[in-house]
Formats: sequence, C1' cells, structure tokens
RNA sequence: UGCGGGGUAGAGCAGAGGCAGCUCGUCAGGCUCAUAACCUGAAGGUCGUAGGUUCGAAUCCUGCCCCCGCGAC
Repeated sequence: UGCGGGGUAGAGCAGAGGCAGCUCGUCAGGCUCAUAACCUGAAGGUCGUAGGUUCGAAUCCUGCCCCCGCGAC
C1' cells in the first nucleotide's frame, strides 16, 4: 500500500429502508428459614466517526478511525 470481513446495552450476538431486539449479566420484587435455582418486572444504546442519498437510514453511498484475515513489500 491492495482485497475481504467486522465495529449495535456491561459481555456475546441478531436486526439489510418504516418506533432498536435476543441471551447472559446488573437492579428491584416474588418464592425460601436462608442462599442458589426458578418466576415477574425494570434500568441500561447519540447503532465506531464525519458527510451524502431519502418523506424516512443501524440498514444504501463516500471519506476517516479501530479490530481480524489474506496478499504484496
């Protein structure tokens, strides 16, 4: 320097134009003598960043940043 994949809640991941979700974790309540397990509920997101397209963008396009793989040197 080139090609490909990825960046979404604390962690792991879905969502490929129309209100951002799942599992685990956290918190509260229930259950229990008590803890765990189990049940119910809640909080937590400027969707890497800056622009563009669109009535509308996590989603499409472009630049940049970061991570992984391959290639070149």
Transfer RNA from a Chloroflexota bacterium, 73 nucleotides, folded computationally. The RNAcentral record of the sequence draws on ENA. Its Rfam family is "tRNA". By type it is a transfer RNA. Its family is annotated with triplet codon-amino acid adaptor activity in the Gene Ontology. Its mean pLDDT, the model's own confidence on a scale to 100, is 84.